[in-house]
The part of an RNA shown here (large-subunit ribosomal RNA, domain VI) has 274 nucleotides and comes from a Pseudomonadota bacterium. Its mean pLDDT, the model's own confidence on a scale to 100, is 87.
Context: one part of a larger RNA
C1' cells in the first nucleotide's frame, strides 16, 4: 500500500514445511509347519536398547566475573582488632536465578484410501485354457490422508462475533438544489507517541503495565546458598578453643507492601460505506 467504511478479537485452511529409522530379548502358537536328520519358523502379544529429533531444568552434572567462606604476598584506612585495593575473578572450596547436556520427559506409531512388483476370482476372443479383453479382489518402509508447525498478499486477498458512525469548510461538474469527485478541518470506536519493564528482544517486533496501578526499583517476610559473623565473655603461656549462634551475610527466585518512578499530556484515526 492492497484486501471498496473504520476498528478489536477469534478463526477456516488453499498451499507449504517437518517427521517417517532400527536392533535385541521373552511368552503363546510350538519343538508345531517345514525337513531324512541336524535343525527350525511365519503370524499375534509384551519388554528393553541404539541412533536421530523436540521440549524442559525436578533429579545427576557443568558454567554461574564478585553470593558465602577459607587463605598467600603487599599497600592503605587507624596502632590492635576489623576492613578495603591490587595480584588471571590473586588462589582455593561451595553455589541461587538463568543457561546447558553428558541429565529428565516425549516422538516415529496405530488406522483409512488408491496403488507397484507380485498373487488371485469370474471370463471370452479361441466350445479348451487363460488373473484381462469387459468386470471384481488382495497386496509395500513407497503415494494421498492421518500426526506436528506455518499459513487469507490464498490479489480467488475468505469466515464469525463485537464496537463506532447519519460531522463541518473550500473547489470542480451542475442554472440552482440534490449528488459525485478532489482538497482541508475537528472527532468516534480504536490506535500510537511517551514512560515503568521482560517470560520478548541486534534494531524493530511481541508481551506485561502506566495511580481505577504491583510494571520496575526500594523495603519487609520467605525460599535457596554459604557455614557458626562482629563484639563481648570464659579457657589456654601461645597458636587457638568454647559460649552467645545453625550465627551473620546473601545476585537474578517466591510473595506482600505505593516509599520512589510509570506525571501531566499530545497526535493519528471513519462518516452508513463503488
Nucleotide at each position: 500500500c492492497g484486501u471498496a467504511g473504520g476498528a478489536u478479537a477469534u478463526u477456516u485452511g488453499a498451499g507449504g514445511g517437518g517427521a517417517g529409522c532400527u536392533g535385541c530379548c521373552u511368552u503363546u502358537c510350538a519343538g508345531u509347519a517345514c525337513g531324512a536328520g541336524a535343525g527350525g519358523a511365519c503370524c499375534u502379544a509384551g519388554g528393553u536398547g541404539g541412533a536421530c529429533g523436540g521440549a524442559c531444568c525436578u533429579c545427576u552434572g557443568u558454567c554461574g566475573u564478585a553470593c558465602c567462606a577459607g587463605u598467600u604476598g603487599u599497600c592503605a584506612c587507624u596502632c590492635c582488632a576489623g576492613u578495603g585495593g591490587c595480584a588471571c575473578a590473586g588462589c582455593u572450596g561451595g553455589g541461587u536465578a538463568g543457561g546447558u547436556a553428558u541429565g529428565u520427559c516425549c516422538g516415529g506409531a496405530a488406522g483409512g484410501g488408491a496403488u507397484a512388483a507380485g498373487c488371485g476370482c469370474u471370463g471370452a476372443a479361441a466350445g479348451c485354457a487363460u488373473a484381462u479383453a469387459a468386470g471384481c479382489g488382495c497386496g509395500a518402509a513407497g503415494c494421498c490422508c492421518a500426526c506436528c508447525c506455518c499459513a487469507a498478499g490464498a490479489u480467488u486477498a475468505g469466515a464469525u462475533a463485537u464496537c463506532c458512525c447519519u460531522c463541518c469548510c473550500u473547489u470542480u461538474c451542475c442554472a440552482a438544489a440534490a449528488g459525485a469527485a478532489a482538497g482541508g478541518g475537528g472527532u468516534a470506536a480504536g490506535g500510537a507517541c511517551c514512560c515503568u519493564u521482560c517470560g520478548a528482544g541486534a534494531u524493530u517486533a511481541g508481551a506485561a503495565g502506566g495511580u481505577c496501578g504491583a510494571u520496575a526499583g526500594g523495603c519487609u517476610g520467605g525460599a535457596g546458598g554459604u557455614g557458626u559473623a562482629a563484639g563481648c565473655a570464659g579457657g589456654g603461656u601461645a597458636a587457638c578453643c568454647u559460649g552467645u549462634u545453625g550465627a551473620g551475610c546473601u545476585a537474578a527466585c517466591c510473595a506482600g507492601u505505593a516509599c520512589u518512578a510509570a506525571u501531566u499530556g499530545u497526535c493519528c484515526g471513519a462518516g452508513a460505506g463503488g
The full RNA is in RNAcentral, with records from ENA. NCBI's taxonomy places the organism under Bacteria, Pseudomonadati, Pseudomonadota.